[in-house]
RNA sequence: UAACGAUAAAGGCAAACCUUUUGAAAGAAAGGGACGCAAAGCUAUGGGCCUAAGGAGCAUCCGUUCUAUGGUCGCCAAGCCGCCGAA
Numbered sequence: 001u002a003a004c005g006a007u008a009a010a011g012g013c014a015a016a017c018c019u020u021u022u023g024a025a026a027g028a029a030a031g032g033g034a035c036g037c038a039a040a041g042c043u044a045u046g047g048g049c050c051u052a053a054g055g056a057g058c059a060u061c062c063g064u065u066c067u068a069u070g071g072u073c074g075c076c077a078a079g080c081c082g083c084c085g086a087a
Stems, first nucleotide, its partner, number of pairs: 004085002012037002017032006035074001041080003045077003048072003054067005
């Protein structure tokens, strides 16, 4: 240094839920709160998944089908950065 991850040490993040704000929605942000996480740090590059405002089609019993340019890194992979040092 890399791999690896312990009944180690110092710490870190924060699910669900509640309140407020925002968004068409999915969701996101702030505060509270902890399910858990050795990358649950960052990046939407590839895939998966979620939503359908707008657009296209059908229907005109006013709805319905398709579609990300929207989102999800706490879905997976990939890239970048990173604490500690037992086996």